[in-house]
Order: sequence, then C1' cells, then structure tokens
RNA sequence: GAAGUUCGCCAGGCAGUCGCUGUGCGCGCUUGCGUGCAUGGAGGAAAGUCCGGGCUCCGCAGGGCAGGAUGCCGGCUAACGGCCGGGCGCUAUAAGUCGAAAGACCCAAGGCGACGGAAAGUGCAACAGAGAGCAGACCGCCGAUGGCCCGCAAGGGAUCAGGUAAGGGUGAAACGGUGGGGUAAGAGCCCACCGCAGGACUGGUAACAGGACUGGCACGGCAAACCCCAUCCGGGGCAAGGCCAAAUAGGGGGGCGUCGAUGUGGCCCGCAGAGCCCCCGGGUAGGCUGCUAGAGCGUCACGGUAACGUGCCGCCCAGAGGAAUGACUGCCCCGCCGGCGUGAGCCGGCGCGACAGAACCCGGCUUAUCGGCGGGCUUCCCAC
Repeated sequence: GAAGUUCGCCAGGCAGUCGCUGUGCGCGCUUGCGUGCAUGGAGGAAAGUCCGGGCUCCGCAGGGCAGGAUGCCGGCUAACGGCCGGGCGCUAUAAGUCGAAAGACCCAAGGCGACGGAAAGUGCAACAGAGAGCAGACCGCCGAUGGCCCGCAAGGGAUCAGGUAAGGGUGAAACGGUGGGGUAAGAGCCCACCGCAGGACUGGUAACAGGACUGGCACGGCAAACCCCAUCCGGGGCAAGGCCAAAUAGGGGGGCGUCGAUGUGGCCCGCAGAGCCCCCGGGUAGGCUGCUAGAGCGUCACGGUAACGUGCCGCCCAGAGGAAUGACUGCCCCGCCGGCGUGAGCCGGCGCGACAGAACCCGGCUUAUCGGCGGGCUUCCCAC
C1' cells in the first nucleotide's frame, strides 16, 4: 500500500421569518384563559409484537395434574430463548502449491450450530431392491463332505443338497474401512493400522483434550417425531389500575344457590364464600391521574480476556391526548442530468436527500436501510 473480514460511532449543517407544544418565572384577568421572556421537544431501528422484566389487578398467587419453554461448559444480568468467553461439530473463500489448460490439492482471519439422551419403549424413511436394523440372496463365488455322470483305478466334469456375503447390481443410505494371512470359496475367522467402546492416568473450574493400556467390537439415521432426563413457568394486562363529577329505572321476567352457586386460561384438592347466570328495557361514555428522575446517561479511575462490576464527579436529554416536535427562504454538503474544459474544476437544472415517526417504561432479538468516520484481526506486495 492492497484485499478479505469483524466491531464501534454519526444519521445532513448554518442563519432568518412565521407556526405548534411541555416546563419555569412574570404580567393581565371574566380564575376560564391570554400574553412576554427563558429553556426543552421523534429512532438506530421509534418497526415486528417475537422473548424477558418493572409496574398494576385478581382473598390463595398454597399443593398437584395436564400444558408450555429452554437444552455443551463457565461467567454476566433484575431476568431472558439475551450477551461474553471457552469446548466440540460443520463450513468455506482469498492467498499458496501442482498443471499447457481444464482442473486438483491445501486452506487464514471469518461464518453457522434447533449442541442433553437412539442398548427405556413406540414410530418413520416413497420408489427401487434379496434385504432398510437383532435384515438379507437378484447376478455371482465355492461345491472340500453326501448325491449325479465318465473312468478298472488315480482322477476328471457339471451341478443338486449345502456353504458364502469378499465382488457386481438397487438405493440418499446395505450392519465398520484399507492391507495381509487363512479358506473349497469367503467372512474380524486371525493379524497390523484406522474407526468404535471402555475403566484408570495427566492437563483443565468444566465442557473437553491427550500419550500409553484393554476389548474383535453394539442393532446404523431421524427426537425442529412421540418419548425419557434436567431446569424453569399462577393468570391477565396501561383499552392494567385509581379518583372526581353527572345521569338513569336500586326497572321487569326467568333459572340456579349455605345439601355451597360463584371465585384468575383447563381439571383436582385446599381456602374463602352469597350471590351468580340468561332475556327484555333505561342512563352515562365527561374530567383528572397513572405519564416520565430511570435496573437512566456521560467522562475518568480500578478489577476482569470479555460481557460487565465498583467508586468519585458531572448531567436531566419528549410527554402529546385523535394526537405537538412543523412550514418557507438563502447558503453550504450530498446525489442525479446536461453543457464547457487537456486536466484540476466551472456553469445551469432537478431532488418530501436511504429505511423511516414516540403513545406506560426498560433489557434484548429479528426485519428494512443512503452516505460518512474510526479501530481490531488475517493474507499478500514493496521499501528499510
């Protein structure tokens, strides 16, 4: 210097005029409001409503069943299905090597993981195939032993019985792989190495990793199939909830209910307990609050690989209520189009300038997205 990859930050700027709104201070005033000044006013995702909470209500939220969620290890957190670090598995591409080429080999940082259990049981895998999980003989191979044929015999021949699953075929996948011995031909039948399983040893908090040792060795795959195991889960939700005012008809009919109706998604036990349900009819739908000082933000220091934690200091950064946070003008920036210019660049025109707009709040995840700035890691090239 180039390329790849990963993480963080910003999210058009300045000025003027007019307009909207929160708060504070003042003035006026008909206490309703008006007005002056100061100051604040939409995101990194505000989206999705997918998780977890804060808060709030339900006389049980207490126990259980059903149901649901998560799933390697360790840590962070209020918590989580989140984050950080580690382990294991999978996976590339750049570069490099070989090659005439086509290609092949090897493969960095990185990326992904719905990552407990398949000898507890059940189930699934179309078609093809002999056979798809304690299976299997279609084509083959053998035919030593018994049978058949030739032969006096030795022996030979073809195969039946029988043996076999190494070779071929079917299939996504065929009951370990390669090589050797052995056999009638074969087969972990035996052996070496690999794979697999195993108790102990070493390192590590652990998941795991590792050299030596033992065993011819289990019947593969799928659990985002049912299931088993471990851990966790009460139910609703700001349209939660609280207060005030007003109005009406404390209406009419029926059923159930202290032998227990009814009481939060289902069921059981427990507990509480007098109202509950259906139909007809009438009134109200207004105002205030909840509602923004927080598991808040920022610099620095210390601890930690990190996520993050602790401490000192500093800051207040929307709270609307049918829904405010805007409109216009000028300049700069950015993008597009055209013209001029050798070029740097200049002139003119256009642009709601990516994705997009709070609604109780917070921590995450996922999705959409223009442009800019900065850092880490890996590989290559050049110079010293």
Record summary
The prediction has a mean pLDDT of 79. This is a predicted structure of a 384-nucleotide RNA (Bacterial RNase P class A) from Candidatus Dactylopiibacterium carminicum. Its Rfam family is "Bacterial RNase P class A". Rfam classes the family as a ribozyme. Rfam describes the family as follows. Ribonuclease P (RNase P) is a ubiquitous endoribonuclease, found in archaea, bacteria and eukarya as well as chloroplasts and mitochondria. NCBI's taxonomy places the organism under Bacteria, Pseudomonadota, Betaproteobacteria, Rhodocyclales, Candidatus Dactylopiibacterium. The sequence was found by an Rfam model in a public genome assembly.